[in-house]
Context: one part of a larger RNA
This record gives sequence, C1' cells and structure tokens, in this order.
RNA sequence: UUGGGCGUAAAGCGUAUGUAGGCGGACUUGAAAGUCAGAAGUGAAAUCCCGAGGCUCAACCUCGGAAUUGCUUUUGAAACUCCAAGUCUCGAGUCCCGGAGGGGUUGACGGAAUUCCUAGUGUAGAGGUGAAAUUCGCAGAUAUUAGGAGGAACACCAGUGGCGUAGGCGGUCAACUGGACGGGUACUGACGCUGAGAUACGAAAGCGUGGGGAGCAAACAGGAUUAGAUACCCUGGUAGUCCACGCCGUAAACGAUGUGUGCUAGUUGUCGGGUUCUUUAGAACUCGGUGACGCAGCUAACGCUUUAAGCACACCGCCUGGGGAGUACGGUCGCAAGAUUAAAACUC
Repeated sequence: UUGGGCGUAAAGCGUAUGUAGGCGGACUUGAAAGUCAGAAGUGAAAUCCCGAGGCUCAACCUCGGAAUUGCUUUUGAAACUCCAAGUCUCGAGUCCCGGAGGGGUUGACGGAAUUCCUAGUGUAGAGGUGAAAUUCGCAGAUAUUAGGAGGAACACCAGUGGCGUAGGCGGUCAACUGGACGGGUACUGACGCUGAGAUACGAAAGCGUGGGGAGCAAACAGGAUUAGAUACCCUGGUAGUCCACGCCGUAAACGAUGUGUGCUAGUUGUCGGGUUCUUUAGAACUCGGUGACGCAGCUAACGCUUUAAGCACACCGCCUGGGGAGUACGGUCGCAAGAUUAAAACUC
C1' cells in the first nucleotide's frame, strides 16, 4: 500500500464559513466521452502454458496451438454515468403572518452583601483553630446605629428548563442586531451535500499599553502541624481576577461519539408552535427541540437504541505495538511564554 478501524482499547480537527476537488432529485429528447457488442490491423522472435516430435531418458532442441489481459481504425447499441437542450417540485432557498428565548453589542439604572472612611453608643477583648499561635485592640477594637466612598458579582425565580456553530450566555430597562421554530403554500426551480488548502470565531491562564482595584488570591512573609513540611490548616499579601484596545490560539475545547441525507417497534416526562374535538380542563393528531426507559439490530463487554454506537450512501479528518516523543532538527506563526508541523538512533 491493501485491508481493518476511530464512545471507553491507537484514532473525530475546539467550532464554523467556504475555494479547489469529490458526490448529487424527478421526467423527456439528443449526442455518444466513459460503457457494451461485432469486424480489421497491430501486439517481433525467444521465454511462459498446452499438444506433438528429436537426441537411449532428462536437461536441451524442433514444430504447431494458445496466450500476449493492450493499442489503433471502423460499424453499431443507448440501460447507467458524463455532456447538451427543455420541463418539473418533493431537496434547497425566498416571501407573508405568528409566538418563544440567560443568542450578541452598547448605554443607563437598582438592591443585598463584603471592605474602607466619618460620627454616635459602648468596654475588654476580638479573631482564628482539631488545639493554638502569628494578627487586630485602652492611641478604644469586636459588637451596634447613622451617613459616605468604591469595586466586583447579580440571592430567590432556577428546572437532566431556554438560547447559541462551538467557546459560552443569568439583576432591571432601552436602543441596535444574528439565528432557529411554527403556520400559509405565494415565488425561484436542484440554486444541493461535503470540504484539502484558506479565513473567521475560540474558556481559563499568560503577554503589551493605559486605567481600575472592594472581595478573592498564584508568588512571597509569618504562625502552626510534622522526623522534616519548600504542603494540607491559620494570619497577612503582590501579580492576577475587572475595563478599553491589541496579541496568544491552547483545554478532560467531552456526548472522550465529524458533517449531511434517507430508512428502521414502542412507552413516558418536559420546552416552543399548530390543527381538530370537546369544553375550561383535557383528549387525539402533528412539527421542532430536550430528557428517561426500551424491541429488533449492533457491541469484546460496558452499553447504544428515531438525539444510534442500528441499516445504508456522500465527503472530510485521523489511527497502524510500548518507550524514546508530541520530543530534536528545520519551516511557519508569536513581543515573549510558547503554538503548529514533525522524525530518527536506541530500547523492550
């Protein structure tokens, strides 16, 4: 390579958009590139294979056949694929109506709590722990009342509930804005699926510049514990956490499960719509999500099971014993940290 695979054994890119490429709905007609059939030419000889024959046999040699899976020319076929023309509506999209939502961005506002400041009351402790101590406090702490400052996060509602491609999103209000869903079946008429490269987004931490800094808190300091204690516990505490702009581009970025389409028993909960019945509360049916269970089937088992890990198709990515190693070198990117691409010797 072929093959076999990718939930947990090695293996699904973090997610999306999309270029090339690959693949692509129904019907009609044409053409005939692929495809199929016939014919002709060629496909050197030797070799290989088959059948005969000659050396006493054999190796070897001679003759004949087959084969030479191919190429060229030509005559036809038209089911399928491609191509051309035309038509269609189920795929896809547009339009109209409707409701749902922590989807996004910006601005304004609100209350609770922590901390700090000021003032009042008040007096000897407070704090902390397994127990303590470091620490704070007669220069009046802790507690309590009133006022003020400032930053960050939004209790209850809250829910295997919602929204988002993923990361993620939760106080209230407003403005701007994206998507999905249901109904209508008005319009376009295959406009589709996937997607190497590429591009965009991408938690936390980290980086740059400038702000901000209440609480928390790497580092650090001290107190304990301990044989030791560079920890767990305690008292402090700086980066950081927050904002703006710009980088970084990684995570157990997980459903450890790529995307799309079709098909394949049911039962039950819940969220957003619709239709018809009854009626004020439900029932039946239906579309889209999100859960629990479960048949067939699948699976090494665990388990999955219309939200598949079942049955199929299309396209992409990835795997190929463990260690060395996601490392070295080189390239690309980055301010750096590092990221990405990615071996070998050697060894078991």
Description
Model confidence (mean pLDDT): 88 of 100. This is a predicted structure of a 348-nucleotide part of an RNA (small-subunit ribosomal RNA, central domain) from a Bdellovibrionales bacterium. The full RNA is in RNAcentral, with records from ENA. The source organism's lineage runs through Bacteria, Pseudomonadati, Bdellovibrionota, Bdellovibrionia and Bdellovibrionales.